RNA sequence: GGGCGAGUAGCUUAGUCUGGUUAGAGCGCUACGCUGAUAACGUAGAGGUCCCCAGUUCGAAUCUGGGCCCGCCCA
Numbered sequence: 001g002g003g004c005g006a007g008u009a010g011c012u013u014a015g016u017c018u019g020g021u022u023a024g025a026g027c028g029c030u031a032c033g034c035u036g037a038u039a040a041c042g043u044a045g046a047g048g049u050c051c052c053c054a055g056u057u058c059g060a061a062u063c064u065g066g067g068c069c070c071g072c073c074c075a
Stems, first nucleotide, its partner, number of pairs: 001074005007068001010027004020058001029045005051067005
């Protein structure tokens, strides 16, 4: 330098193919319940500019272009 893949909550991730009602789950966290107490369990809650910028569109996590970063391969 070239090719391919990935980037969504603190962590692991679904959703992207086929744009559409409010972006979901598990673990973790907080509060309460339960307990002699802790864990576990139950209930509720907080936590997301969906990597960045621009474009297309009535509407973008999703499509297009550019960039950043990580991994693998080729040179």
The RNA shown here (transfer RNA) has 75 nucleotides and comes from a Candidatus Woesearchaeota archaeon.
The RNAcentral record of the sequence draws on ENA.
Its Rfam family is "tRNA". It is annotated as a transfer RNA.
The coordinates come from a structure-prediction model, not an experiment, and the mean pLDDT is 81.